[in-house]
Molecule: transfer RNA
Organism: Spelaeicoccus albus
This record gives sequence, structure tokens and C1' cells, in this order.
RNA sequence: GCCCCCGUAGCUCAAUGGAUAGAGCAGCAGCCUUCUAAUCUGCCGGUUACGCGUUCGAGUCGCGUCGGGGGCA
Repeated sequence: GCCCCCGUAGCUCAAUGGAUAGAGCAGCAGCCUUCUAAUCUGCCGGUUACGCGUUCGAGUCGCGUCGGGGGCA
């Protein structure tokens, strides 16, 4: 330099172009316990990397930029 894949919550991952983007773990609170842990219940947590397009509607499709990984040279 060229090609391919990936980027969604603090972490690991879901979500057929269509309801308010969900789950587990973590965190916080409650319950329980002599206390802690575990269990159970609830809560918190998101500019879906960034920008521009297509569309009635985009996390999803297209283009560009950035970042990460892999391959070829």
C1' cells in the first nucleotide's frame, strides 16, 4: 500500500428496516442474616464510534472518517 471482518450500558453479548434498543455480569438499595457472603426483589446505567445520505421509518442499508483485529505484499 491493497483486501476482509468488527465497533451497541463499566464488561461480555442480543436485537427480521417497524412498540419506549434488551439480557447476563458488575454497581446501588431493599429483603434475609448476629455480621458477611449467597439467594430473592427493585433501581441505576445508551449521542448504537463519528459525519453525511437512502427511506414514511436506520443499531440494521450506502458512502466517507476514526479506532481495533486478521490476511497479502